The prediction has a mean pLDDT of 76.
A computed fold for an 83-nucleotide RNA from Chloroflexi bacterium UBA5189, annotated as Fluoride riboswitch aptamer (crcB RNA motif).
The sequence was found by an Rfam model in a public genome assembly.
It matches the Rfam family "Fluoride riboswitch aptamer (crcB RNA motif)". Its family is annotated with response to fluoride and positive regulation of gene expression in the Gene Ontology. The family has 289 seed sequences and 2,293 matches in Rfam 15.1.
RNA sequence: UGCCGCGACGGCGAUGGCGUCCGCCGAGGUGCUCGAGCGAGCACCUGAACCGCCCUUCCCGGGCUGAUGGCUCCUGACUGUUC
Numbered sequence: 001u002g003c004c005g006c007g008a009c010g011g012c013g014a015u016g017g018c019g020u021c022c023g024c025c026g027a028g029g030u031g032c033u034c035g036a037g038c039g040a041g042c043a044c045c046u047g048a049a050c051c052g053c054c055c056u057u058c059c060c061g062g063g064c065u066g067a068u069g070g071c072u073c074c075u076g077a078c079u080g081u082u083c
Stems, first nucleotide, its partner, number of pairs: 009026005016074002019071003027046008052064004
């Protein structure tokens, strides 16, 4: 210095929240400043996971599920019943 694995941490999983488990992603560049150097800080740009399903020759068009990624609970919405 490179690669692999594990761990930690951060982010994400089609409408809210806690917990828990599971899965996925995790970087790069530029400029300025400090500094002998290793490094550190700031700003900007770019980027990953992610942003629902089905049918139809793409499109057009048509048809559907759900506050969960899974589970318990809470909250909100709708419907029915009882008081």